The RNA shown here (transfer RNA) has 82 nucleotides and comes from a Patescibacteria group bacterium. Its mean pLDDT, the model's own confidence on a scale to 100, is 80. It matches the Rfam family "tRNA". By type it is a transfer RNA. Its family is annotated with triplet codon-amino acid adaptor activity in the Gene Ontology. Taxonomically the source falls in Bacteria candidate phyla (Bacteria).

RNA sequence: GGGCAGGUGGCGAAAUUGGUAACCGCGUUGGCCUUAGAAGCCAAUGGGGCAACCCUUGAGGGUUCGAGUCCCUCCCUGCCCA
Numbered sequence: 001g002g003g004c005a006g007g008u009g010g011c012g013a014a015a016u017u018g019g020u021a022a023c024c025g026c027g028u029u030g031g032c033c034u035u036a037g038a039a040g041c042c043a044a045u046g047g048g049g050c051a052a053c054c055c056u057u058g059a060g061g062g063u064u065c066g067a068g069u070c071c072c073u074c075c076c077u078g079c080c081c082a
Stems, first nucleotide, its partner, number of pairs: 001081007010026003019065001027045006046055003058074005
């Protein structure tokens, strides 16, 4: 240099083929239980803001009523070829 795969909450990982972004697990916080703890059970949990509200799928554009998903450029990671 060329080809392929990937980048989504604090972490891992889904999103049914474009239709409310975040299911599930881990973690965290609060509670129950216990003499106390572990385990278990219940609830909550993306970020900012006093609030109204604003922002969020690597970055920036495009298509569309609507994009994590489709198109273009770039960045990063892994594998293969040279």